RNA sequence: AGCUCAUCCAGAGGGACAGAGGGAAACGGCCCGUUGAAGUCCCGGCAACCCUCCCCGUCGAGACCCCACCCGGGGCCACUCACGGUGGAACGGUGCCAAAUCCGUCCCGCCAUCGAGAUCCGGUGUUCGCGGGGAAGAUGAGAG
Repeated sequence: AGCUCAUCCAGAGGGACAGAGGGAAACGGCCCGUUGAAGUCCCGGCAACCCUCCCCGUCGAGACCCCACCCGGGGCCACUCACGGUGGAACGGUGCCAAAUCCGUCCCGCCAUCGAGAUCCGGUGUUCGCGGGGAAGAUGAGAG
């Protein structure tokens, strides 16, 4: 690099160096930027994917208890495991800290409008339409 799964309309910025670009890529938009972009460093924060811990629920399983000669039946979530929760904490591993992944592009449905245009058909719709899906991308976890 590629593969699998989950998430992507929430959240969180100051300083130093630097000096003209940046918002992944192409195109079209719309923005951010000399009141300082990218990049690097320091500090701070957000979040809860992984790790760790706690709380709650379910006898689902174990263990335990009761009944029964046996087969078996019942109870119990205090203990161990499993599963679940708009649950909680945040030392550690990542990540992130303008705008929905900034919006559109491909497909489907709906709506609006234009065309002589009710139906059908065709055009248009982009941050002046709505919803769903896809593609691509990002981040995490995992497998080989």

The RNA shown here (SAM riboswitch aptamer (S box leader)) has 144 nucleotides and comes from Kribbella antibiotica. Its mean pLDDT, the model's own confidence on a scale to 100, is 83.